Two RNAs folded together computationally: RNase P RNA and transfer RNA, 476 nucleotides in total.
It holds a member of the Rfam family "Bacterial RNase P class A". Rfam's curators write: Ribonuclease P (RNase P) is a ubiquitous endoribonuclease, found in archaea, bacteria and eukarya as well as chloroplasts and mitochondria.
Model confidence (mean pLDDT): 75 of 100.
RNA sequence: CAGGUUGGUCAGACGGUCGCGGCCUGUGAACCAGGUCGAGGAAAGUCCGCACUCCAAAGGACAAAACGUCGGUUAAUUGCCGGGGCGGGGAAAUUUCGCAAGGAACUAACCUGCCGGAUCAGGGCCACAGAAACAAACAGCCCGGUUUACCGGGUGAUGGUGAAAAGGUGGUGUAAGAGACCACCGGCAUUCAUCGUAAUAUGAAUGGCCAGGCAACCCCCGUUUGGAGCAAGGCUAAGCAGGGAUGAUGUCACCUAUUGGUGGCUGGAAGCUGUCCGUUUCCAAAUAAUCCCGGGUAAGCUGCCAGAGCAAUUUGGCAACAAAUUGCCCAGAUAGAUGACCGUCCAUGGUUGGAAUAUCCAUCCAGGACAGAAUGCGGCUUAAAGAUCGACCUGGGGU
RNA sequence: GGGCGCGUAGCUCAGCUGGUUAGAGCGCACGGUUCACAUCCGUGAGGUCGAGGGUUCGAGUCCCCCCGCGCCCACCA
Numbered sequence: 001c002a003g004g005u006u007g008g009u010c011a012g013a014c015g016g017u018c019g020c021g022g023c024c025u026g027u028g029a030a031c032c033a034g035g036u037c038g039a040g041g042a043a044a045g046u047c048c049g050c051a052c053u054c055c056a057a058a059g060g061a062c063a064a065a066a067c068g069u070c071g072g073u074u075a076a077u078u079g080c081c082g083g084g085g086c087g088g089g090g091a092a093a094u095u096u097c098g099c100a101a102g103g104a105a106c107u108a109a110c111c112u113g114c115c116g117g118a119u120c121a122g123g124g125c126c127a128c129a130g131a132a133a134c135a136a137a138c139a140g141c142c143c144g145g146u147u148u149a150c151c152g153g154g155u156g157a158u159g160g161u162g163a164a165a166a167g168g169u170g171g172u173g174u175a176a177g178a179g180a181c182c183a184c185c186g187g188c189a190u191u192c193a194u195c196g197u198a199a200u201a202u203g204a205a206u207g208g209c210c211a212g213g214c215a216a217c218c219c220c221c222g223u224u225u226g227g228a229g230c231a232a233g234g235c236u237a238a239g240c241a242g243g244g245a246u247g248a249u250g251u252c253a254c255c256u257a258u259u260g261g262u263g264g265c266u267g268g269a270a271g272c273u274g275u276c277c278g279u280u281u282c283c284a285a286a287u288a289a290u291c292c293c294g295g296g297u298a299a300g301c302u303g304c305c306a307g308a309g310c311a312a313u314u315u316g317g318c319a320a321c322a323a324a325u326u327g328c329c330c331a332g333a334u335a336g337a338u339g340a341c342c343g344u345c346c347a348u349g350g351u352u353g354g355a356a357u358a359u360c361c362a363u364c365c366a367g368g369a370c371a372g373a374a375u376g377c378g379g380c381u382u383a384a385a386g387a388u389c390g391a392c393c394u395g396g397g398g399u
Numbered sequence: 400g401g402g403c404g405c406g407u408a409g410c411u412c413a414g415c416u417g418g419u420u421a422g423a424g425c426g427c428a429c430g431g432u433u434c435a436c437a438u439c440c441g442u443g444a445g446g447u448c449g450a451g452g453g454u455u456c457g458a459g460u461c462c463c464c465c466c467g468c469g470c471c472c473a474c475c476a
Base pairs, nucleotide, nucleotide: 001395002394003393004392005391006390007389008388009387010386012345013344014343015342016341017340018339020038021037022036023035024034025033026032040370044381045380047379048378049377050376051375052229053228054227055226059277060276061275062274064225065224066223067222068221069083070082071081072080073079084115085114086113087112088111089110094105095104096103097102116220117219122218123217124214125213126212138159139158140155141154142153143152144151145150167185168184169183170182171181172180186210187209188207189206190205191204192203193202194201233302234301235300236299242293243292244291245290246289250265251264252263253262254261255260266284267283268282269281270280271279295475296474297473309328310327311326312325313324314323315322316321346368348366349365350364352362353361354360355359400472401471402470403469404468405467406466409425410424411423412422418456427443428442429441430440431439449465451463452462453461
């Protein structure tokens, strides 16, 4: 310098005119004036998690759901950071095929998917094809009866089928064969040693253990989870009209009781937002409670913005992140403010002309993506024009 | 704002515990029947199973993530 990959930051700038919302000041109110602040990296999807609020206190068991390599991080997570294992992708570089166009292979940085258990807790499934899809003999081979055939037995070495069919090579062995046995190689399990917090890796020994796959099928093991959500919830104002359904037809004791009260038991209803236990409240003849139908209001305050806050510096850590110090105040609308127009300039794109032509100068025109807070926050995912600053890898050149 | 549900032919729907070439009715096209039309009879076409990725030998079906459409909700007595 060229190409590839990847991370961070910004999200046009300045000025003018008009307009909108919050807060403060101007004498209490209104109006008006002045000052000040006023969208995002995703405010989005609502896929996770937390704060906060209510469900009586948020108990036990079961069900259900989610998650699942190891370590760390966090308020917390299915997130993030670092490590491990098994795969997939990845260059005009490299190698190679080709006359060429072009193709193929191997990888770098890097990107990306998955991760408990199927070698034993168990069940289920593996279409078609195939003899057989997990204890299977169709053909073939071998033995016997018998002799072109047929019957019985042995055999996973050969063929064929399929996504998947008995670990591979060589030997011993045998009627033919086979981990049946042996040597080497591969895998698995157990034990030991070493580095490591650990997963794991490496090495050694032992065991013929080698007859599969699916748990994004049920399931088993381990961990975690109560439910609902700011239209949660609290306060005030205004206004209206109530009706129906569900159900125990009790009992005992005491009292200052006699159409009464209190307590226990029993029963019923309801809450604990899947069920049961346990527990709490109410009731035992009409209230309460729950549900249904109907009626009224769509007004205001609060929750609601000083926070797991932002910025800078330092320290610890590979990093995610944590700690300390200093400084700052940074939207709170409620049909929903944060906008419109004009001028100058900048990134970028195009036209025409010129020059010393991978560029530069002039000219005219166009022109900034995705998008828009609604209780707040941390992640993930998705959308999207650019600009800019790094980091890593490959190749070439120079010193 | 929050919480749920559904996407299969032009329309309305099936599709089991993943399985071979995804079906049915209406509609459409062609042919027959009729003097002609309707009815009726026969034949046929028509599908990226909303999109993408993954698990699997194999996905409409299972998992993840987008897109589109639809439904519900407040307070007072």